[in-house]
Context: one part of a larger RNA
C1' cells in the first nucleotide's frame, strides 16, 4: 500500500407525529362597571411555562359526573375525597401596580395632596350635553371598509407629458361587516325600473410624446331582493320630555307637579302619464306595539349505544394463521404488548338541557284614519343652488367623467334637468339642490370539520423556554433542539477505580442503558491475510 473483517465517529435514510398549511362551515367586536397589553406577586420544597390576584395553580352557588385527586412534572412529605373531591358547563365573589389612565407629579410599573369617613374606606381627569341630578366620549382590535394626504424604484430599451399608481406608505373614522342605494338613471322610438357582487360584453368603444401602455358602459346570464321618512302648501298647541303616586307581567294608562315648544311641538303630506294642499262625492275596517301564561324550535356540560375476548398454533405479547360463531341505520377513526366490526374509547341512529334567543297561540294596549272618483279658481313642491366662463386635479370619458377654487348667476308647473360638440325645433325620458334602509359580494383575531397538502434542512420564523436564546446604542434582526422500552422492569449485590468507567451478575423479546428506534457516507483505529 492492497484485500477481508471488527469497531469508533457521524446523523443521512426508513418509519413515526401533540405541529403546520390550505379549503369549507360557523362566528365576529372589547373598553371609565377600567380594556387590549404588560409588570410584580402567588405553590411544602418552585427557576421556567400555565393558572390565578394579598380571598392569589384558587373562593361561593347551581347543574353535570364518578373514584380517585393534589397543572406541565416524572420525586419526597403532607393533605383532600361516597357528608361526592379532582374534573366539565353556567353564574357570582375577589381581581396588587403600570397602562385611554382619569386627584397632582414622575416614570425600568414609583412619589405624593385635599375633602369626607361608620376609621374598613370612599371621592377628586379632560371635552361635550344639561339649570341641576345625571349622561356621553377618550383607548385597543389580525385582515377586511370608508375618507383625507400621497411617493419612488420601475416601463417608455435615454427622458420631461405619460407609466409604475391613486399602488406603497402616513393620518382620521366606523362596523361585524363597511360602503352604496330607491332615478333631475339608462335606453332609443322598442323598452327597462334602487344598490351591491359574480360571469359576459371586452382587451371592445374610448384615452394615449396616438409611444410605452391604459381601458369602461349599455345590454345579456346569475346571486340576493324592500322599500321608507321629511321640507313646503293647509290646520295652529290638538304635542313631547322629566319627577312623584296608583293600576298592569309588559306594552301602556289615571292623577299631581315641573319643563320644552309660535325662531312652530303635533297633525296632514312626499310625486312626474305630475303629485299634494284645497273643494265636492262615495266607501272600507284597518295598522302598530306587548307577552304573565300555553305549546313548539334552537340551545352548555352530559347520557345511552349491537355483536367472541370461543378453540388450536406461532410468539415476549395475538389484534396474526387455521377452525367455528355473532352484530350491523354501527365494517369512520383512534387505542390496546404485531394487523381487532364483536377488548376499550368511539361510530350509525337516538335522548337530554339552565340562561338566552325565537315561532305560534292566548290575553291585552295604542292610534286614529285609510282608499276611490271628480274639480283645477288659488297655494306648495329643497338657491348663492341649476346653468355658464376661467383654472386645477381626476377619469376610458374623447369639446361630451367626476370633484374643487374663483367669477357670474336663473326659472317656479304655460316650470326644470338629461338624451356623448354648440344653438334652435320636435320627440323620448326623468324631477336636482334634505335624510334613512336588510339581504346577496370583503376579511379571518377566533371555533369546528375536512384534505389525491408537508412530515422535523419539509410544513408557519416557532411540533421544544419562540418572537425565546443570541446579535445590534437603536429602529430592528432572529435561530437550533422531536423518538429507550409493551411496561422503568432505568442494572440489586460483589470485585476493581481518586473518579468516569470496567468485570462478573441481574432486568428485558432484544440492552434498545439515558442526545437511548433504524443507524448510510465522509473520516479514524484494531485484527488477519497478501505484496514490496
Nucleotide at each position: 500500500c492492497c484485500g477481508u473483517u471488527u469497531g469508533g465517529g457521524g446523523a443521512a435514510u426508513c418509519g413515526c407525529u401533540c405541529g403546520g398549511c390550505u379549503c369549507g362551515a360557523g362566528c365576529g367586536c372589547c373598553g371609565a362597571a377600567g380594556a387590549a397589553g404588560g409588570u410584580c406577586g402567588u405553590g411544602u420544597c418552585a427557576a421556567g411555562c400555565u393558572g390565578c390576584g394579598a380571598a392569589a395553580a384558587g373562593c361561593g352557588c347551581c347543574g353535570g359526573g364518578u373514584a380517585g385527586g393534589u397543572g406541565c412534572a416524572a420525586g419526597a412529605a403532607g393533605c383532600c375525597a361516597a357528608u361526592g373531591a379532582u374534573c366539565c358547563g353556567g353564574u357570582g365573589a375577589c381581581c396588587g401596580c403600570c397602562u385611554a389612565a382619569u386627584g397632582g407629579g414622575a416614570c425600568u410599573u414609583c412619589c405624593u395632596u385635599g375633602u369626607c369617613u361608620u376609621c374598613g374606606g370612599a371621592c377628586a381627569g379632560a371635552u361635550c350635553c344639561g339649570g341641576a341630578a345625571g349622561g356621553a366620549u377618550c383607548g385597543g382590535g389580525a385582515a377586511c371598509g370608508c375618507g383625507g394626504g400621497g411617493g419612488a424604484u420601475c416601463g417608455a430599451a435615454a427622458c420631461a407629458u405619460c407609466c409604475u399608481a391613486g399602488u406603497a406608505c402616513c393620518c382620521g373614522c366606523a362596523g361585524g361587516a363597511a360602503a352604496a342605494g330607491a332615478a333631475a338613471u339608462c335606453a332609443a322610438c322598442c323598452g327597462a325600473g334602487a344598490u351591491g357582487c359574480c360571469g359576459u360584453c371586452a382587451g371592445u368603444a374610448a384615452a394615449g410624446g396616438c409611444g410605452a401602455u391604459c381601458g369602461a358602459a349599455c345590454g345579456c346570464g346569475g346571486c340576493a331582493c324592500a322599500g321608507g321618512g321629511u321640507a313646503a302648501a293647509c290646520c295652529g298647541a290638538a304635542u313631547g320630555c322629566c319627577c312623584c303616586u296608583c293600576c298592569g307581567a309588559a306594552a301602556g294608562g289615571u292623577g299631581g307637579g315641573g319643563u320644552a315648544g309660535a325662531u312652530g311641538u303635533g297633525g296632514u303630506g312626499u310625486u312626474g302619464u305630475u303629485g299634494g294642499a284645497c273643494u265636492c262625492a262615495g266607501g272600507u275596517a284597518c295598522u302598530u306595539c306587548c307577552u304573565c301564561c300555553u305549546c313548539g324550535g334552537u340551545g352548555a356540560a352530559u347520557c345511552a349505544g349491537a355483536a367472541g375476548u370461543c378453540g388450536a398454533c406461532u410468539g415476549g405479547a395475538a389484534c396474526g394463521u387455521c377452525g367455528c360463531a355473532c352484530c350491523a341505520u354501527a365494517g369512520a377513526g383512534g387505542g390496546u404488548g404485531a394487523u381487532a366490526g364483536u377488548c376499550c374509547c368511539g361510530u350509525a341512529g337516538g335522548a337530554g338541557c339552565a340562561a338566552a334567543c325565537u315561532g305560534a297561540g292566548u290575553a291585552g294596549a295604542a292610534g286614529a284614519u285609510u282608499c276611490u272618483g271628480a274639480g283645477u279658481a288659488u297655494c306648495c313642491a329643497g338657491a348663492g343652488u341649476a346653468c355658464c366662463g376661467c383654472g386645477c386635479g381626476u377619469u376610458g370619458g374623447a369639446u361630451a367623467u367626476c370633484g374643487c377654487g374663483c367669477g357670474u348667476g336663473a326659472a317656479u308647473c304655460c316650470g326644470g334637468g338629461g338624451g356623448a360638440c354648440a344653438c334652435u325645433u320636435a320627440c323620448c325620458u326623468c324631477c336636482a339642490a334634505c335624510c334613512c334602509u336588510a339581504a346577496a359580494a370583503a376579511c379571518g383575531u377566533c371555533u369546528c370539520g375536512a384534505g389525491a397538502c408537508c412530515g422535523a434542512u419539509a410544513g408557519c420564523g416557532c411540533a421544544a423556554u419562540a418572537g425565546u436564546a443570541g446579535c445590534g446604542c437603536g429602529a430592528g434582526u432572529g435561530a437550533a433542539c422531536a423518538c429507550u422500552g409493551a411496561a422503568a422492569a432505568g442494572u440489586a449485590c460483589c470485585c476493581u477505580u481518586g473518579a468516569c468507567g470496567g468485570g462478573a451478575g441481574g432486568u428485558c423479546a432484544a440492552a434498545a442503558g439515558a442526545g437511548c428506534g433504524u443507524g448510510a457516507a465522509a473520516c479514524c483505529a484494531g485484527a488477519c491475510g497478501g505484496c514490496a
RNAcentral holds the full RNA, with entries from ENA. A computed fold for a 532-nucleotide part of an RNA from a Methanomassiliicoccales archaeon, annotated as large-subunit ribosomal RNA, domain I. Lineage of the source: Archaea > Methanobacteriati > Thermoplasmatota > Thermoplasmata > Methanomassiliicoccales. Model confidence (mean pLDDT): 81 of 100. Rfam family: Archaeal large subunit ribosomal RNA.